[in-house]
Molecule: SAM riboswitch aptamer (S box leader)
Organism: Winogradskyella sp.
RNA sequence: AUGUUAUCAAGAAAGGUGGAGGGAAUAGACCCUUUGAAGCCUUAGCAACCCUUAGACUUACUAAGAAGGUGCUAAAUUCUACUUGAAUGUGCAAGUCAUUUCUUGUCAGUUCGGAUAGAUAACUC
Numbered sequence: 001a002u003g004u005u006a007u008c009a010a011g012a013a014a015g016g017u018g019g020a021g022g023g024a025a026u027a028g029a030c031c032c033u034u035u036g037a038a039g040c041c042u043u044a045g046c047a048a049c050c051c052u053u054a055g056a057c058u059u060a061c062u063a064a065g066a067a068g069g070u071g072c073u074a075a076a077u078u079c080u081a082c083u084u085g086a087a088u089g090u091g092c093a094a095g096u097c098a099u100u101u102c103u104u105g106u107c108a109g110u111u112c113g114g115a116u117a118g119a120u121a122a123c124u125c
Base pairs, nucleotide, nucleotide: 003123004122005121006120007119008118013043014042015041016040017039021032022031023030026081027080028079029078044073045072046071049069050068051065052064053063054062055061077117082114083113085112086111087110088109091106092105093104094103095102
């Protein structure tokens, strides 16, 4: 570097070093940062993917655990972007009606999905 599957609104920070940026990439917004960014090191912690134990057992699965391999420890993957999807209410237009209303269409918004991209794990070429 390829592909597959699963997860991504929960959780968990101090010290040293360093010295100006950082929040993956593009654009916008917003936020963090000299009361010290990124990176690196140490210690601590979180979680439970791999893992361990027990049950069940073809598998799937359930419960408990944390020695080891990863990962993670501001904000939802910080938010938005794409959509012949669904719901919802508003605006506009047309039709109907005496009026209220109702029907259809359309643009935008909101919510929920989906897609794309990304991160992590396990497996794989």